[in-house]
This is a predicted structure of a 72-nucleotide RNA (transfer RNA) from a Candidatus Nanoarchaeia archaeon. Lineage of the source: Archaea > Nanobdellati > Nanobdellota > Candidatus Nanoarchaeia. It matches the Rfam family "tRNA". It is annotated as a transfer RNA. RNAcentral holds the sequence, with entries from ENA. The prediction has a mean pLDDT of 83.

RNA sequence: GAGCCCGUGGCGUAGUGGUAGCGCAUCGCCCUUACAAGGCGGGGGUCGCCGGUUCGAAUCCGGUCGGGCUCA
Numbered sequence: 001g002a003g004c005c006c007g008u009g010g011c012g013u014a015g016u017g018g019u020a021g022c023g024c025a026u027c028g029c030c031c032u033u034a035c036a037a038g039g040c041g042g043g044g045g046u047c048g049c050c051g052g053u054u055c056g057a058a059u060c061c062g063g064u065c066g067g068g069c070u071c072a
Stems, first nucleotide, its partner, number of pairs: 001071007010024004018055001026042005048064005
């Protein structure tokens, strides 16, 4: 320098055009003498960033940043 893949709550991930879900963690309650486990419920992300297409974008297009792999 070139090509490909990835970037979504604190962490790990799903969602491939119709206003984002799951697990863990966290908080509250129940249970217990108490702790853990278990049960019920809640908060937390506008999807790396900028722009474009579209009635509508995490999703499609361009640019850019970060990470990984391969080639030179």